Predicted 3D model of a 1523-nucleotide RNA (small-subunit ribosomal RNA) from a Chloroflexota bacterium. The RNAcentral record of the sequence draws on ENA.

[in-house]
RNA sequence: UGUUUAGAGAGUUUGAUCCCGGCUCAGGAUAAACGCUGGCGGCGUGCUUUAUGCAUGCAAGUCGAACGGUACCGAUGAGCCAAGCUUGCUUGGAGCAUCGGGAGAGUGGCAAACGGGUGAGUAACACGUAAGUAACCUGCCCCUAAGUAGGGGAUAACUCUGAGAAAUCGGAGCUAAUACCGUAUGUGGUGGUAGAGGUAAGGCUUCAUCACUAAAGCCUUAGGGCGCUUAGGGAGGGGCUUGUGUCCGAUUAGCUAGUUGGUAGGGUAACGGUUUACCAAGGCGAUGAUCGGUAGCUGGUCUGAGAGGACGAUCAGCCACACUGGGACUGAGAUACGGCCCAGACUCCUAUGGGAGGCAGCAGCAAGGAAUUUUGUGCAAUGGGCGAAAGCCUGACACAGCGACGCCGCGUGGGGGAUGAAGGCCUUCGGGUUGUAAACCUCUUUUCUCAGGGAAGAAUAAUGACGGUACCUGAGGAAUAAGUCUCGGCUAACUACGUGCCAGCAGCCGCGGUAAUACGUAGGAGGCGAGCGUUAUCCGGAUUUACUGGGCGUAAAGAGGGCGUAGGCGGCUUUUCAAGUCGGGUGUAAAAUCUCCCCGCUUAACGGGGAGGGGUCAUCCGAUACUGUUAAGCUAGAGGGCAGCAGAGGGAGGUGGAAUUCCCGGUGGAGUGGUGAAAUGCGUAGAUAUCGGGAGGAACACCAGUGGCGAAGGCGGCCUCCUGGGCUGUUUUUGACGUUGAGGCCCGAAAGCGUGGGGAGCGAACAGGAUUAGAUACCCUGGUAGUCCACGCUGUUAACGAUGGAUACUAGGUAUAGGGAGUAUCGACCCUCUCUGUGCCGAAGCUAACGCGUUAAGUAUCCCGCCUGGGGACUACGGCCGCAAGGCUAAAACUCAAAGGAAUUGACGGGGGCCCGCACAAGCAGCGGAGCGUGUGGUUUAAUUCGAUGCAACGCGAAGAACCUUACCAAGGCUUGACAUGACGGAAGUAGCAACCUGAAAGGGGAGUCACCUGUUGAGUCAGGAACCGUCACAGGUGCUGCAUGGUUGUCGUCAGCUCGUGCCGUGAGGUGUUGGGUUAAGUCCUGUAACGAGCGCAACCCCUGUUGUCAGUUGUUUUUUCUGGCGAGACUGCCCCGAGAAACGGGGAGGAAGGUGGGGAUGACGUCAAGUCAGCAUGGCCCUUACGCCUUGGGCUACACACACGCUACAAUGGGUAGUACAAAAGGUAGCAAUAGAGCAAUCUGGAGCCAAUCCUAAAAACUAUCCUCAGUUCGGAUUGCAGGCUGAAACUCGCCUGCAUGAAGGUGGAGUUGCUAGUAACCGCAGGUCAGCAUACUGCGGUGAAUACGUUCUCGGGCCUUGUACACACCGCCCGUCACGUCAUGAAAGUCGGCAACACCUGAAGUCGAUGGGCUAACCUUGACUUGUCAAGGAAGCAGUCGCCGAGGGUGGGGUUGAUGAUUGGGACGAAGUCGUAACAAGGUAGCCGUAGCGGAAGCUGCGGCUGGAUCACCUCCUUU
Repeated sequence: UGUUUAGAGAGUUUGAUCCCGGCUCAGGAUAAACGCUGGCGGCGUGCUUUAUGCAUGCAAGUCGAACGGUACCGAUGAGCCAAGCUUGCUUGGAGCAUCGGGAGAGUGGCAAACGGGUGAGUAACACGUAAGUAACCUGCCCCUAAGUAGGGGAUAACUCUGAGAAAUCGGAGCUAAUACCGUAUGUGGUGGUAGAGGUAAGGCUUCAUCACUAAAGCCUUAGGGCGCUUAGGGAGGGGCUUGUGUCCGAUUAGCUAGUUGGUAGGGUAACGGUUUACCAAGGCGAUGAUCGGUAGCUGGUCUGAGAGGACGAUCAGCCACACUGGGACUGAGAUACGGCCCAGACUCCUAUGGGAGGCAGCAGCAAGGAAUUUUGUGCAAUGGGCGAAAGCCUGACACAGCGACGCCGCGUGGGGGAUGAAGGCCUUCGGGUUGUAAACCUCUUUUCUCAGGGAAGAAUAAUGACGGUACCUGAGGAAUAAGUCUCGGCUAACUACGUGCCAGCAGCCGCGGUAAUACGUAGGAGGCGAGCGUUAUCCGGAUUUACUGGGCGUAAAGAGGGCGUAGGCGGCUUUUCAAGUCGGGUGUAAAAUCUCCCCGCUUAACGGGGAGGGGUCAUCCGAUACUGUUAAGCUAGAGGGCAGCAGAGGGAGGUGGAAUUCCCGGUGGAGUGGUGAAAUGCGUAGAUAUCGGGAGGAACACCAGUGGCGAAGGCGGCCUCCUGGGCUGUUUUUGACGUUGAGGCCCGAAAGCGUGGGGAGCGAACAGGAUUAGAUACCCUGGUAGUCCACGCUGUUAACGAUGGAUACUAGGUAUAGGGAGUAUCGACCCUCUCUGUGCCGAAGCUAACGCGUUAAGUAUCCCGCCUGGGGACUACGGCCGCAAGGCUAAAACUCAAAGGAAUUGACGGGGGCCCGCACAAGCAGCGGAGCGUGUGGUUUAAUUCGAUGCAACGCGAAGAACCUUACCAAGGCUUGACAUGACGGAAGUAGCAACCUGAAAGGGGAGUCACCUGUUGAGUCAGGAACCGUCACAGGUGCUGCAUGGUUGUCGUCAGCUCGUGCCGUGAGGUGUUGGGUUAAGUCCUGUAACGAGCGCAACCCCUGUUGUCAGUUGUUUUUUCUGGCGAGACUGCCCCGAGAAACGGGGAGGAAGGUGGGGAUGACGUCAAGUCAGCAUGGCCCUUACGCCUUGGGCUACACACACGCUACAAUGGGUAGUACAAAAGGUAGCAAUAGAGCAAUCUGGAGCCAAUCCUAAAAACUAUCCUCAGUUCGGAUUGCAGGCUGAAACUCGCCUGCAUGAAGGUGGAGUUGCUAGUAACCGCAGGUCAGCAUACUGCGGUGAAUACGUUCUCGGGCCUUGUACACACCGCCCGUCACGUCAUGAAAGUCGGCAACACCUGAAGUCGAUGGGCUAACCUUGACUUGUCAAGGAAGCAGUCGCCGAGGGUGGGGUUGAUGAUUGGGACGAAGUCGUAACAAGGUAGCCGUAGCGGAAGCUGCGGCUGGAUCACCUCCUUU
């Protein structure tokens, strides 16, 4: 460059991400079935299930030119009989002969072994493919050669007769042949003997000789034709043999006696243990024998980019089978689907004696099943059998019928048509949509109906089932013709109503609990369309078994380690061969199918012609690089030698000191020991402590080190002996001797087992004490096995670097251990280089990430092991091993849609660090105890209306329930309504007002009185409006849903946080910024910095207050000033010193009224709590409509055993009483505040100046002064109760407030616990306001008096930032484990029980072949005899029946094997709604967890021993990086 070819993903684990990994979907296909629907045609196709059983009909016959014979028909002939008469003619009849035709039966020949069906069996030379047959056969057909002579004896049919129900059989007699049997001849053939030739190999060819060995006739136009016999050849068909290919299981590892081979005999068409005798002992197998399971094989079909995978319907080739099993006969060919014999099962007939049958041929029936057709037409075509032929037969075949079962084609109309009709559906009520769709106008006639014509298929004179079919012509008329599935995502297509975790849907994810695009219906939409969906199955997607084309550190996966067999792979050079490999040729790989081109049916499907492609095949020729083979060498791999070196390498023997314990003795005298705290324990019989002496066992401090050694497990005092490996150096040697390693063998921690010792300490089990709700644990006191030794066994582990071994290559830096060399030096260090080991950090690269990185998880090669979703299951069964415990190997049913890895952001931790807050601490005053007030729960009630419920409900909604409020209850009433709008209609003393009656009121009735506006009229006359009445729309609802909502509020929290743009980093979620160092009240500021900036928050801006200047000012003061309002000034770390070496900032100081945000308020980021509120209001949806609406009276919200919350008043002397004297602020006031004055003890009343307010009024108390009380239930305290009053209000009983007199309860400072407060604060004191007729201990404000304390951040609570772990993400109020109980399901074991299958041993043994016998029987041939000369008799040859023998199907008996079903009971497993017991795991999960092992325990589990980090935290050591 050209050609050819060509591969798509999605959903689902998470809060989100990447990865691993499974599940599911979209595609195609089908011998299909089911649901709904269904117009036509063409071509195909149609029992996949019970190789289950079959009624009925048909599916194999034909030949008279092989033969005897013949019912019947026709013709002819000669006679016979009869009738008629025309008297020798006609007609008729019966029989005979000949000829022609001809039904049925028989002898004989050929066919019946083909064609057609089915797939049970078969894992095999059965099939495919390629060869061989010198080891073979072959009827009919073709070619060639030769022949076809002459005889014989029977037998069916038929006749007679017998037996039997029948099927059928017997006896006697007759007869023919192309039936049967001798004889002759021998072209030839076969056999023996001998010779020659030829072959890789003779049963080959040729020649001589000996022996054996054939035949059938029929027809004829007399020419011949068809047959028959022998032999050779051909074609086609078959038999046998071989190479090679052909499913699963090793939980099938050993199999085999005719077995393997030889010799000889038999047998076969033929080779061969094919069979028999004898001999030998072989043969097969890990490259999978044997056994078990499954299965007809192939061309091909489906799918796939391909490689592959799955399948083997129709069509074609081969095989096998024909009711099941066995057997032979006939024949060229069968061990024979529509033949025979026997056995068995089944069915049928029967006279019970006996017989008959085989649809897996075509139709058809029954059964089974989800499911598969007509008891059709025809031999017209093609093909087959027989025949000389005509022809006959042919359910092969050709056609038709049925089935949308499949593929293909056509149609159900085309054009115009907007008022965008009606109807439907939706609606924001405007409209939208159905929709040019329909109607309507016009056109056409594929299809349909009717009528007419009418084939090819026939090569042929005749003959067409299909078929009056295809096709053609004409007429009629839009006429006869559309469904089905889906509409949450994947996946194209959306709304309404109904339903309310129900009914249901669902392929996966998942929908449904009152607003469902997911259920059902409707409208609409989308897909496909005479079909459309569903189900089932196969391939694909699935690179999810990975050859193409995967993996194994942590996801599933490296064997615990080594030695080594088979096998695999293998260094450098040359040589040989040509097996692999490569190239070329030839043959074959049937046809059909497939691809391309062309052609024929109107097109297509379908069919025809041509070409192409296809093998791991066979064979021939060639090439020789590579692999292999052969031969010869080499030294770089590997091994050896020599010289050195280090070491807890292994085994054995000895030996040493420290310590614990025990024993003895001394001193001593009350405790000791142990823990969070204790107790058990030990101790006055003298412990502990201390000193001395002794015994015994086990382990070896310091050195000691990410140091050393070993293959791993592992190895540690010292000495000696024996012994393995490694490293370094070498101008030494052998010469590829290597590597890996299925099986195999050996080693292998701890625990455990056996036998025998030993036993100090420790210490499963066990005992006791604690802890606890419990405590079979953690803690404590004891303590047995064990731990130790010897000899055996076991064979496992987190046996880990979770990383198999070997070799090579690919930057470095640094530390350390052991050698060597160089330099240097007197020498040792130092320094440089190098080899081997052990660590860390890192380039490239790899990785999902974490991380790895010359000690690879990089780049490559070789070999081994292992993985394929989670659970079930490190399990069951079986096998092997073990004394046992147990180990190794290792499933399935069932179940789930996940399980998992790494990393991210949060949240959480009985993790860590830093920081803050009246959080603690330091203080002050309280609450919790009392009485009362108020609220709540609970209880009660006709009702005690409703809401709020941890902080963040509870003096909350409620800034004020006697009626009203009021929503609740009882009773009585109203129904277009207490209130709004609209429509229609109506009435005439209308609306309104209203005496009176009834009633608790509301309500009901109602005399009477009597309007308004506009226009009009003589007139209140008429009309209209308003109003009224009636009807209808509707009103109304404090009914439900705050989990449908708006709005609004609380809370974290006035905490300092929450984010964005761009950039950068990361595959990504995300990160960075926002982290670090400082600092702050603050993400405040500074600095550093892959970040640079910005936003919402913080701060500031706003209000009040504190100082001052100035202006103005009423009702304030009148002297300034105060006061009110406005405008200014002032405070900014500005100045100084220090921390400090930068900045921010901090500490101190000056000045100042005020100093470091001066004090207070308002202001509340992103968000959290489905937080509160449908009863403030608004509002979707639902619900009620003579009531869940409205009105009225009375009651209730005020109940009262009790519990809680918030307050008030107290308990007194810092006090109480009495008397006197002062000082505020801020508010409010006309249905109001109310002064002075007067009355009353007082509440209050009379009265009313003043005030619509800086003017008047409400209007102070603590304090101070004086006095009494003197520590008491009081001169404290005031509850409760009685009496008498006052006020408000229609009304104070339920149920208001106040006053006076009297009464005088509890209470003596309050348990556990808990609240507020850091300065004009707490505490104490009063005042005012709102609500309000009245009612305040509440709430909101106001001023007066006016403290104490803060060392500090260990702890409690809350919060912020950083970091760490996590199995949490509904986020620790999380997650989650096991027993037990209940239900369902599958499964294991089990005394057994019942079957299937194959084999074995023995017994019996049909038919039948073969063999033996053959006394019985027999026409042909031979011999002899007899006589009647063609018959009989005897013998022989040959054959048969019968009998016997071998084998033998089947049957029986027996013990085993294997497989299945079932089984009381039992084991674990899975799943299930909110069951029970605990809390094991995830955070340091509250005792770190896990692995192996042992013991124990309701259970998770606990404990011992050894191991691991896949442990948090703190400290230390070492190493590394940076400076």

The organism belongs to Chloroflexota, within Bacteria.